[in-house]
Context: one part of a larger RNA
RNA sequence: CUGGGUGUAAAGGGAGCGUAUACGGUAAUGGCAAGUCUGAAUUGAAAACCCCCGGGCUCAACCUGGUUGACUGCUUUGGAAACUGUUGUUCUAUAGUGUUUGGAGAGGAAAGUGUAAUUCCUGGUGUGGCGGUGAAAUGCGUAUAUAUCAUGAAUAACACCGGAGGUGAAGUGCGACUUACUGGACUAUAGCUGACGUUGAGGCUCGAAAGCGUGGGGAUCAAACAAGAUUAUAUACUCUGCUGGUCCACGCUGUAAACUAUGAAUACUACGUGUCGGUGAGUAAAACUUCUCCGUGCCGUCCCUAACGUAUAAUUAUUCCACUUGGGGAUUACUUUCGCUGGAUUGAAACUC
Numbered sequence: 001c002u003g004g005g006u007g008u009a010a011a012g013g014g015a016g017c018g019u020a021u022a023c024g025g026u027a028a029u030g031g032c033a034a035g036u037c038u039g040a041a042u043u044g045a046a047a048a049c050c051c052c053c054g055g056g057c058u059c060a061a062c063c064u065g066g067u068u069g070a071c072u073g074c075u076u077u078g079g080a081a082a083c084u085g086u087u088g089u090u091c092u093a094u095a096g097u098g099u100u101u102g103g104a105g106a107g108g109a110a111a112g113u114g115u116a117a118u119u120c121c122u123g124g125u126g127u128g129g130c131g132g133u134g135a136a137a138u139g140c141g142u143a144u145a146u147a148u149c150a151u152g153a154a155u156a157a158c159a160c161c162g163g164a165g166g167u168g169a170a171g172u173g174c175g176a177c178u179u180a181c182u183g184g185a186c187u188a189u190a191g192c193u194g195a196c197g198u199u200g201a202g203g204c205u206c207g208a209a210a211g212c213g214u215g216g217g218g219a220u221c222a223a224a225c226a227a228g229a230u231u232a233u234a235u236a237c238u239c240u241g242c243u244g245g246u247c248c249a250c251g252c253u254g255u256a257a258a259c260u261a262u263g264a265a266u267a268c269u270a271c272g273u274g275u276c277g278g279u280g281a282g283u284a285a286a287a288c289u290u291c292u293c294c295g296u297g298c299c300g301u302c303c304c305u306a307a308c309g310u311a312u313a314a315u316u317a318u319u320c321c322a323c324u325u326g327g328g329g330a331u332u333a334c335u336u337u338c339g340c341u342g343g344a345u346u347g348a349a350a351c352u353c
């Protein structure tokens, strides 16, 4: 490489858009003839090997004879047209579009406003403790603390509603309220375009937290650090402090158990029962019952599976991409590209079991 695989044994790229490639609707139809099928010819055609029919070593392997066959191929040429391809025409079931209809939503980004809490400042009341723990101590407090009341300031976060709920391509994404801007999905409906599709190596974009750069901000919490305890030790768990950081703007980084450990797309394959958003019907209306479409859960039979389990498949099929090939060595070395740095990416071998 092949073959077999990739939820948990090695293995799905963090996610999307999209180029090349690969694959691709009509149960409509015409042309061409590259693939395909078929006839003929040249070569293959020295010999051996292989097949068939014989012969010789006691048999066999082995040796050996034949105007034998075969050598599935290449080249040239005549034909066929179902399928693939190619070139036209046709269709609407893929896909899209805009019209009409309508609601749903923490979708995005910007500005403004509000709320309780926390900490701090100032003042009042008040007096000797507060705080913390398994128990303590460090710490704070007569320079009046803790507690409580009143005014003010700052920063971050948005209780209840809240849900197996919603939304987003994904992200440990998005939760107060208001406003203007804006992306997408869904339902119903009669049209229009007419295969415009799927996938996607490279490529481009997005991508938690931590981290980096510049400038702000700094309430809380809190790596590092310091001190108090615990302990044989205690570079920890616990306690008191506290810096980077946590927040904002603009850049960078590009990784996570980035997990549904499950790539994307299409079609099909028992029921039952919740729930989100829309639609049709019944009913005078509501409630309720019921139909259907898109999601999101649970239960469960078949199939599949080593089992666990799996219908939003890990079933049955098709297409494309990614990845895997015993453990360690090795998230390594060297190299490539990227980065301000940390580092990321690509990624072996010796040796060893």
Base pairs, nucleotide, nucleotide: 003325004324005323006322007308008307012321014206015205016204017203022198023197025091028089029088030087031086032085034084035083036080037079038078039077040076041075043073050069052066053065054064055063056062095193096192097191100188102186107182108181110179111178112177113176114158115157118154119153120152122150123149124148125147129140130139166174167173211252212251213250214249215248216247221245225241226240228238263320264319265318266317267316272298273297274296275295277293278292280290281289282288304309326353327352328351337344338343